[in-house]
Context: one part of a larger RNA
RNA sequence: UGACGGGGGCCCGCACAAGCGGUGGAGCAUGUGGUUUAAUUCGAAGCAACGCGCAGAACCUUACCAACCCUUGACACAAAAGUUUGAAUACCGGAGACGGUUUUCUUCAGUUCGGCUGGCUUUCACACAGGUGCUGCAUGGCUGUCGUCAGCUCGUGUCGUGAGAUGUUGGGUUAAGUCCCGCAACGAGCGCAACCCCUAUCCUUAGUUGCCAGCAUUAAGUUGGGCACUCUAGGGAGACUGCCGGUGACAAGCCGGAGGAAGGCGGGGAUGACGUCAAGUCCUCAUGGCCCUUAUGGGUUGGGCUACACACGUGCUACAAUGGCGAUUACAGAGGGCAGCGAGGCCGCGAGGCCAAGCGAAUCCCAAAAGGUCGUCUCAGUUCGGAUUGUUCUCUGCAACUCGAGAGCAUGAAGUCGGAAUCGCUAGUAAUCGCGUAUCAGCAUGACGCGGUGAAUACGUUCCCGGGCCUUGUACA
Numbered sequence: 001u002g003a004c005g006g007g008g009g010c011c012c013g014c015a016c017a018a019g020c021g022g023u024g025g026a027g028c029a030u031g032u033g034g035u036u037u038a039a040u041u042c043g044a045a046g047c048a049a050c051g052c053g054c055a056g057a058a059c060c061u062u063a064c065c066a067a068c069c070c071u072u073g074a075c076a077c078a079a080a081a082g083u084u085u086g087a088a089u090a091c092c093g094g095a096g097a098c099g100g101u102u103u104u105c106u107u108c109a110g111u112u113c114g115g116c117u118g119g120c121u122u123u124c125a126c127a128c129a130g131g132u133g134c135u136g137c138a139u140g141g142c143u144g145u146c147g148u149c150a151g152c153u154c155g156u157g158u159c160g161u162g163a164g165a166u167g168u169u170g171g172g173u174u175a176a177g178u179c180c181c182g183c184a185a186c187g188a189g190c191g192c193a194a195c196c197c198c199u200a201u202c203c204u205u206a207g208u209u210g211c212c213a214g215c216a217u218u219a220a221g222u223u224g225g226g227c228a229c230u231c232u233a234g235g236g237a238g239a240c241u242g243c244c245g246g247u248g249a250c251a252a253g254c255c256g257g258a259g260g261a262a263g264g265c266g267g268g269g270a271u272g273a274c275g276u277c278a279a280g281u282c283c284u285c286a287u288g289g290c291c292c293u294u295a296u297g298g299g300u301u302g303g304g305c306u307a308c309a310c311a312c313g314u315g316c317u318a319c320a321a322u323g324g325c326g327a328u329u330a331c332a333g334a335g336g337g338c339a340g341c342g343a344g345g346c347c348g349c350g351a352g353g354c355c356a357a358g359c360g361a362a363u364c365c366c367a368a369a370a371g372g373u374c375g376u377c378u379c380a381g382u383u384c385g386g387a388u389u390g391u392u393c394u395c396u397g398c399a400a401c402u403c404g405a406g407a408g409c410a411u412g413a414a415g416u417c418g419g420a421a422u423c424g425c426u427a428g429u430a431a432u433c434g435c436g437u438a439u440c441a442g443c444a445u446g447a448c449g450c451g452g453u454g455a456a457u458a459c460g461u462u463c464c465c466g467g468g469c470c471u472u473g474u475a476c477a
Stems, first nucleotide, its partner, number of pairs: 001477002003474003007471007015461002019425005026317008034308002042053002064303007073128001079123004086105003090101004108118003130292002133290003139286002141281003144277001146275001151190006157166003170181003196269004201237007210227003215224002240263001243257005319418001323377007335366003340359002344355004384415001389410007431453007
C1' cells in the first nucleotide's frame, strides 16, 4: 500500500422488510448429470454451465458409429500435354458413392489476332492440399462477470531515508470523485452527466395508398369534394430548480407551491473506466507450436446425436365456479409477404383440398384473445384436467420405421394448490390475454419483439446477501 475481520462509523441496491405471483409436489416439453450404446460428436460447470453454443439434428446439417469406396485428393498454386466444349436422355452392375455402355443436341468466351488471357480434361510427383486433430495455461479477436458500481489514474509541486503519501481526506450535498465550502496543494485524463435514438405536449411543412368537420352521394370514405381533424415523417418549440415561499452557511442543495402535456435525471434504450476471475471460446474466424499424411484427410449408404432403473435446472398445462362449455358481439400494436401472403366461392365434422380476385403492398392479404351479452353446469376426480393408447385421416418433403407437425373419433392417467427450501417484480411494473418475426420445405411450451386488460405494497434499515467511502486491528501478500 492492499486484502481480510462472527471490528467500528456513514451510505446504497427488490438486499431484507411490506406485498403480489411463482418454483420445489403432478403430467408433459426442453437442457444437463448419470447409465446404456457400435456411436449415443464436441464444448459450457457456483453466482457468471444446465430452453447455453443450436435464430429450428428425418436425409443434409454432422463434427460420432458401421460398412463400402478414393489417395496430388472435394478445394488452392505450379509444370507439361491434350483438347479447345458443354448439356440432356437411356441402359447394365451396385445400398449408394462409383464403374461400364448408349443415344441426341451443341462444337467455347474475351481478343490490343500474339495459342496472349480465361475455361475443360489428363498426366507428373517433389513441393503441396486437407484435418471441427491437441494445447483458450503460447495467442489475436470477440464475450461473460463484479457493475451503469463510482470509481481508476497522471503531470508539476510539497511531505517522507524509502515503500509511498498528499491531490482523491474533512464539513455539507447528490443517482454520481455530482456540486459547494474548506484545505500543500494546483491542474489534467479515463469514467459520471450531457451530446445520439424512441416515447409523452404543441406548432409548422406536406396530403396519397392515410383522414372525413361541413356539402352531395353510397350497402360501404364507396364516389365527388376537402386537408380542418386523426395519422404519417421532415423541421422546430418545450423543462432550465427558470419563477414564488420556506430551509440551509450570503453556498451547493433540499422541502412545499404556481404555471404546465410533462418537474426536479419525465419514462425507456444505446453507451460498460483502470482492472479482476491463467473466467469462456483453437468447433465462427485468425494464428504460434505439436501431431496425422493410402489417413486423425476425402466421398457414399445406413445408423446415432431422439437410448432410459434414475437425479437436477429451466419452462408449459393444470388441479377449477374470479371457472368450464355453447351461442352471440366488439376493440390493438408491431411485423411479414412473389418458388410469397392469399380475400372470396365451393367441398370436407376438421386438419385441409379445389377454383381463384387482389397485392412486390399506409392501397391487397396474413388477422386477435382475454372482454361484453345470453344460456347451461352446482362442487363431483366432475361438462375440471388433459397425459397415455387405439384407429382413420391431412400437410410438408426423394423419403416421416428408427424420428415431423396437425385433424377427427374413441380412450380419459397423475393432479384437490404442493415438505425443507427457493425465485421474480416498485407502475402502465407484477399478474393475465392474445399477436408477430427470425431460423425454416416441414417442425416453437424456446428466443426476440408487439400491443390489450391491469393491481397490491414499501413502517423502516435491527437482521441475511452484494457493493461504495472513512477508520481500526493483523503473526496474511

Predicted 3D model of a 477-nucleotide part of an RNA (small-subunit ribosomal RNA, 3' major domain) from a metagenome. The RNAcentral record of the full RNA draws on SILVA. Rfam family: Bacterial small subunit ribosomal RNA. Its family is annotated with structural constituent of ribosome and ribosome in the Gene Ontology. The prediction has a mean pLDDT of 83.